[in-house]
Context: one part of a larger RNA
Molecule: large-subunit ribosomal RNA, domain II
Organism: Candidatus Woesearchaeota archaeon
RNA sequence: GCCAGGGAGUUAAUCUAAGUGGCAAGCAUAACUUUGAAAAAGGGAUGCAUAGCGAAAGCAAUACGCCUGCAAGCAAUGAGAGGCAAGGUGUGAAAGUGCCUGGAGUCACUUGGAUCAUACCCGAAACCGUUCGAUCUAAUCCUGAGUAAGGUGAAGUGAGGGUAAAACCUCGUGGAGGCCUGAAGAGGUGCUACGGGCAUGUGUUCUUCUAACUUGGGAUUAGGGGUGAAAAGCCAAUCGAGAACGGUAAUAGCUGGUUCCUACCGAAGUUGGCGUCAGUCAAGUCUCGAGCGAGACUACCAAAAUAGUAGAGCUACGGAUUGGGGAUUUAGGGGGAGAAAUCCUUCGGUUCCUUGUCCAACUCCGAAUGUUUUGGUGUUGUAGACCUCGGGAGACGGGGUGCCGGGGUAAGCUUGGCAUCCGAGAGGGGAACAACCCUGACUAUGGUUAAGGUCCCAAAGAACUGGUUAAGUGUUAAAGGGUGAAGGGCGUUCGUGUCCAGAGACAGCGGGGAGGUUGGCUUAGAAGCAGCCAUCCUUUAAAAAGUGCGUAACAGCUUACCCGUCAAGGGCGCGAGCCCCCAAAAUAAUCGGGGCUAAACCAGCCACCGAUACCAUAGACGACUCAAAAGGUCGUGAUAGGUAGGCGUUCUGUUUGGGCAGAAGCUUCCUCGUAAGAGGGGGUGGACCGAGCAGAAAUGACAAUCCUGGU
Repeated sequence: GCCAGGGAGUUAAUCUAAGUGGCAAGCAUAACUUUGAAAAAGGGAUGCAUAGCGAAAGCAAUACGCCUGCAAGCAAUGAGAGGCAAGGUGUGAAAGUGCCUGGAGUCACUUGGAUCAUACCCGAAACCGUUCGAUCUAAUCCUGAGUAAGGUGAAGUGAGGGUAAAACCUCGUGGAGGCCUGAAGAGGUGCUACGGGCAUGUGUUCUUCUAACUUGGGAUUAGGGGUGAAAAGCCAAUCGAGAACGGUAAUAGCUGGUUCCUACCGAAGUUGGCGUCAGUCAAGUCUCGAGCGAGACUACCAAAAUAGUAGAGCUACGGAUUGGGGAUUUAGGGGGAGAAAUCCUUCGGUUCCUUGUCCAACUCCGAAUGUUUUGGUGUUGUAGACCUCGGGAGACGGGGUGCCGGGGUAAGCUUGGCAUCCGAGAGGGGAACAACCCUGACUAUGGUUAAGGUCCCAAAGAACUGGUUAAGUGUUAAAGGGUGAAGGGCGUUCGUGUCCAGAGACAGCGGGGAGGUUGGCUUAGAAGCAGCCAUCCUUUAAAAAGUGCGUAACAGCUUACCCGUCAAGGGCGCGAGCCCCCAAAAUAAUCGGGGCUAAACCAGCCACCGAUACCAUAGACGACUCAAAAGGUCGUGAUAGGUAGGCGUUCUGUUUGGGCAGAAGCUUCCUCGUAAGAGGGGGUGGACCGAGCAGAAAUGACAAUCCUGGU
């Protein structure tokens, strides 16, 4: 891991609601007694109800007066219901006002919920008490034991030398030391080869080894206590407070699990409070039941009202803000003239004109949408809506997208509003992909479409018409984030403007391209062509005091310009489409792939494919209509959750059956039922087993790192 078996909302009391039943202004007994048990009888203490108001003293209520009106009814009327009125009591001087009043309860059973108990099940870390532990280990005490061999060679001391005597020196002797090497012993540093075997091992390497050494035996210290050369170490494989047992099923707002079926409806992640933010209470939201009795909703249209957003504007305010001009000197600064008064100029201030801009906290203006009211259309409702009351919840971690905002450089960011979807939504498309597109799945069969597609993978057009692209551009939305890249292109297509052109354009080719003159200046030189100035005239069809190469300077080549040849379009702008450059990322690349020059892109058009959508046929179920039947209308996705009806297991009572001519169980096949399940045939098996109606539960397993066993 798998298989089998076990495995989780129980029981009592009290309260509360609903259902059913008994009795009813009453209902019920409890303990207990009697009785052979049970049943039955007795037992009225007591409890709830029958009257309230008031803190209390205390006082103390319609035996329906009026109106509206549902069901019903021809009508009158009209239980219940609603509105007045009246009454009791408290308060108050009163007015008034709070609570109450026109009689329904109580007991039993069943079920939902609450409280209290372990309270659906499993799960702590802990806390407290009482005991047991120092055979491990820490320290101490008592009594014993052990330490191969080798090295070094302290003090002391002997001899010799040395001295006045010493000191001192040399050679011996000697054998000190928390000395050295190293075996036993003790330890456990590095490595990680081995490790069959739960729990620190083996191997190798290493430390120490006469001492603060090692060790046997016997004792002592005990849990907030011991012991500790101190690591919160050790105290029996357990230590930041041992272990065992008990309190104890501690508690857990936390994690996990919680067992049969079907039908109807179907949420919330918001608001407020909380030592509250992993929770909970109230409201909102879901569901079920009851009551009431006529409206409810506001999608669309019209009219009216409301508002200050988007936008816009600012010689309409507040504030910000560019340039120019004028006036005024009213504070002030610099400069100048003057003896001073004062004057001139400039900067500045104030103001006027003009010009160019901006604003969430500006508004002379001002939409769309929105909101409110009225009327109409529409939907829905006496087949009972809306609303009210009562029982039961779940939820109070949300998320995506579109539009409108706040924060942020930005984010699969954060925080709001409106809408919608996912959550709790299957199916088709998007290669794959909760929330993007299409579409809301009762069952079966057949058909038609949606989004999206139609060369092959792969259902359907290598469809058609007209263009564009040559970049594999594209067939993808995406460079890491943001972004329209900026900026370029004799790429190409279309449109448009203007100019030249059969009196011959443009390009090419053939020819000419001259003279004054080497213009003047400058300069070593400057001759069209380093630079500066000027840029005339002549001959001409035309030819610059020269467009670019070139020379030291000339020369030389070439251009402008002109003629000829050729023969029909050409030059320059502007705009648009597609395309290209710009264009760099980390494990080979790629449009889903193959591949495609259309099977790309822009338009148009006709077919086809394509879903649980829609339609048809048949059937099932729910709600309503319906005397019944038949029919009709609407509906049947669903998590948490509410409600309803069923299936199965064990046992009990009762009724009724089966079984050795073969029960249960096991196994195989078939039939029926929407399902839980039920029935039957065969085989095996060899003695018990059902069904109806009631009742009672240790009543349903795939999950809990579930438990036990097997494998």